[in-house]
RNA sequence: UUCCGAACGGGUAAACCUCGGGUAACCGAGGGACACAAAGCCACGGGUCCUGUGACAGACACAGGAUAGCCGGGUUGCCGAAG
Numbered sequence: 001u002u003c004c005g006a007a008c009g010g011g012u013a014a015a016c017c018u019c020g021g022g023u024a025a026c027c028g029a030g031g032g033a034c035a036c037a038a039a040g041c042c043a044c045g046g047g048u049c050c051u052g053u054g055a056c057a058g059a060c061a062c063a064g065g066a067u068a069g070c071c072g073g074g075u076u077g078c079c080g081a082a083g
C1' cells in the first nucleotide's frame, strides 16, 4: 500500500408533527428515526410524479418543473483490530 473486515468515533435522516415557501409535485427550518458506506455533490440517460397546452374516450405528444432516499452514469470522499 492492497484485499478482507470486528469494533470505535464522526456523518445523513424516511414516515409523522409544527412553522414558512410553492398552483402543484416538492422544498427550507425545528422536532422525530425508517433506514443509509457515499442517503456527499451533479438532472447527463431511463423511470416516477406535478403543472400548462394540444388531444379529449383514453392512450399519447410538446413545453416547463420535482425527485440524487427509484435505477444507471459522472465526480469527490470517513474510521479500521485480527487475518
Stems, first nucleotide, its partner, number of pairs: 003083001011036002016031006034069001040075003044072003047067008
c-di-GMP-I-UAU riboswitch aptamer from a Geobacteraceae bacterium, 83 nucleotides, folded computationally. Its Rfam family is "c-di-GMP-I-UAU riboswitch aptamer". The family has 6 seed sequences and 17 matches in Rfam 15.1. The literature on the family includes a 2017 paper in Proc Natl Acad Sci U S A by Weinberg et al., "Bioinformatic analysis of riboswitch structures uncovers variant classes with altered ligand specificity".